This is a predicted complex of two RNAs, RNase P RNA and transfer RNA, with 446 nucleotides together. It holds a member of the Rfam family "Bacterial RNase P class A". Rfam classes the family as a ribozyme.
RNA sequence: UGGACCGGCCAGACAGUCGCCGCCAGCGCCUUCGUGCGUCGGGGGAGGAAAGUCCGGGCUCCGCAGGGCAGGGUGCCAGGUAACGCCUGGGAGGUACGCCGGUUUCCGGCGUAUCGACGGAAAGUGCCACAGAGAACAUACCGCCGAUGGCCCGCAAGGGAUCAGGUAAGGGUGAAAAGGUGCGGUAAGAGCGCACCGCGCUGCCGGCAACGGGAGCGGCACGGAAAACCCCACCCGGAGCAAGGCCAAAUAGGGGUCCUAUGGCGCGGCCCGCGCCGGACCCGGGUAGGCUGCUUGAGGCGCGCGGCGACGCACGUCCUAGAGGAAUGACUGUCCACGACAGAACCCGGCUUAUCGACCGGUCCACACA
RNA sequence: GGGCCGUUAGCUCAGUCGGUAGAGCAGCUGGCUUUUAACCAGUUUGUCGUGCGUUCGAUUCGCACACGGCCCACCA
Numbered sequence: 001u002g003g004a005c006c007g008g009c010c011a012g013a014c015a016g017u018c019g020c021c022g023c024c025a026g027c028g029c030c031u032u033c034g035u036g037c038g039u040c041g042g043g044g045g046a047g048g049a050a051a052g053u054c055c056g057g058g059c060u061c062c063g064c065a066g067g068g069c070a071g072g073g074u075g076c077c078a079g080g081u082a083a084c085g086c087c088u089g090g091g092a093g094g095u096a097c098g099c100c101g102g103u104u105u106c107c108g109g110c111g112u113a114u115c116g117a118c119g120g121a122a123a124g125u126g127c128c129a130c131a132g133a134g135a136a137c138a139u140a141c142c143g144c145c146g147a148u149g150g151c152c153c154g155c156a157a158g159g160g161a162u163c164a165g166g167u168a169a170g171g172g173u174g175a176a177a178a179g180g181u182g183c184g185g186u187a188a189g190a191g192c193g194c195a196c197c198g199c200g201c202u203g204c205c206g207g208c209a210a211c212g213g214g215a216g217c218g219g220c221a222c223g224g225a226a227a228a229c230c231c232c233a234c235c236c237g238g239a240g241c242a243a244g245g246c247c248a249a250a251u252a253g254g255g256g257u258c259c260u261a262u263g264g265c266g267c268g269g270c271c272c273g274c275g276c277c278g279g280a281c282c283c284g285g286g287u288a289g290g291c292u293g294c295u296u297g298a299g300g301c302g303c304g305c306g307g308c309g310a311c312g313c314a315c316g317u318c319c320u321a322g323a324g325g326a327a328u329g330a331c332u333g334u335c336c337a338c339g340a341c342a343g344a345a346c347c348c349g350g351c352u353u354a355u356c357g358a359c360c361g362g363u364c365c366a367c368a369c370a
Numbered sequence: 371g372g373g374c375c376g377u378u379a380g381c382u383c384a385g386u387c388g389g390u391a392g393a394g395c396a397g398c399u400g401g402c403u404u405u406u407a408a409c410c411a412g413u414u415u416g417u418c419g420u421g422c423g424u425u426c427g428a429u430u431c432g433c434a435c436a437c438g439g440c441c442c443a444c445c446a
Base pairs, nucleotide, nucleotide: 001366002365003364004363005362006361007360008359010357012335013334014333015332016331017330018329020045021044023042024041026039027038028037029036047341051352052351054350055349056348057347058346059240060239061238062237066272067271068270069269071236072235073234074233075232076090077089078088079087080086091118093115094114095113096112097111098110099109100108101107102106119231120230124229125228127224128223141171142170143167144166145165148164149163151160152159153158179197180196181195182194183193184192198220199218200217201216202215204213205212206211244292245291246290247289254283255282256281257280258279259278263277264276265275266274285445286444287443299318300317301316302315304313305312306311336339371442372441373440374439375438376437377436380395381394382393383392389426397413398412399411400410401409419435420434421433422432423431
């Protein structure tokens, strides 16, 4: 200097004019004194995702937020948090690259980077199509062998074919063929024996734990899949601001169906417990108004301390949209790198998805120079 | 704003413990008829909305996205 990745931050800039929605202050007007109408001034006015509504919480109501079943969710360990399926740190594993060693198409160890829905298949049930001899109680199609028993040849030594049978080394099928490599061994083979690796069991040591290290024992039992049912552990009551509260206006306080205390309703899948005594549903009727909930909050910024970190604590400081057919716009001028995705609707923490670019910091790689 | 469903042939819909997807109508061809309709026989149909994943294998299981549809206020 260039490229890739990660994290943070900004989201065309400046000036002027005219508007729109809240807030604050002044002045004027009214047979109406209400923050009503008008006018003038000041100050504020979308986002990193406001989105999808996929998770979690606050808040509000339902009956105290109760017990059990069903149902749903999460899933290595520890921590953070109001909570989470989020975040941080760690563990084990996969992939790529590099180095080292070995018995060198491969295996093992170490390092770096990176990835991820990462409990249990040794509780049980079910599934593994087609192909293939055999697919989870393994299997004998080709091949190999035929030591042993039988057959044939031979006086015999021995030889031959392979009937019984042995064999999972090799071929073939398949996504997957029942530990892997090597040496020994054998009639041929085979954990049959041995070494290393893998696997399982039992102690020991380290660690809060996941797990790691090392020792002994066992020739190997235990294929895959739980984003199949399921099992285990933990968590979850339901509904949502069109929740809910207050005021005003208007109407036919109408009709029908069902239930009748062993009932109905309140709890919305069911049962128990609790409360009430009438209630549920449908049709029909009226209103389409105002106030509230409403924005100061798990809030932002700065600094200090604790912690590897997520984060926590203490102090100081700031107030930064609140509409209700729904505001944040239009025009003019100048400049440049020519401006993406996109618009709050009760509020927050996340995740996911969309997105022109600019700047800052870090890591890695390549090239150049010293 | 909030809640909940759906997407399979041209149209309307089936399709469950995952194994290569059907029905009716429509279309096309032939027959019957002077011709058409009706009728009879035969036949073609699909990136199962899109993408990523789990799996040997996905319409089916999981996740993300896209498109379409339905419901809701207050009073007595």